Source information
A computed fold for a 73-nucleotide RNA from Candidatus Uhrbacteria bacterium RIFCSPHIGHO2_02_FULL_53_13, annotated as transfer RNA. NCBI's taxonomy places the organism under Bacteria, Bacteria candidate phyla, Candidatus Uhriibacteriota. It matches the Rfam family "tRNA". The family's RNA type in Rfam is transfer RNA. It was read from a public genome assembly.
RNA sequence: CGGGCUGUAGCUUAGUAGGUAGAGCGCCAGGCUGGGGGUCUGGAGGUCGCUGGUUCAAGUCCAGUCAGCCCGA
Numbered sequence: 001c002g003g004g005c006u007g008u009a010g011c012u013u014a015g016u017a018g019g020u021a022g023a024g025c026g027c028c029a030g031g032c033u034g035g036g037g038g039u040c041u042g043g044a045g046g047u048c049g050c051u052g053g054u055u056c057a058a059g060u061c062c063a064g065u066c067a068g069c070c071c072g073a
Stems, first nucleotide, its partner, number of pairs: 001072007010025004019056001027043007049065005
């Protein structure tokens, strides 16, 4: 320098013929229990690495860019 893959809640991650983002763990509250363990119920929490574009609408398409990993030179 060229190419590829990955980047979504604190953590691990699902989510492609584009249609208003889910789960598990963890966290908070409550029930059961002798109990700060176990279990059950409810709840909060992300605008999807960043910027821009296309579209009525984008995590999902396009361009650029950043980070990590890999391949080539």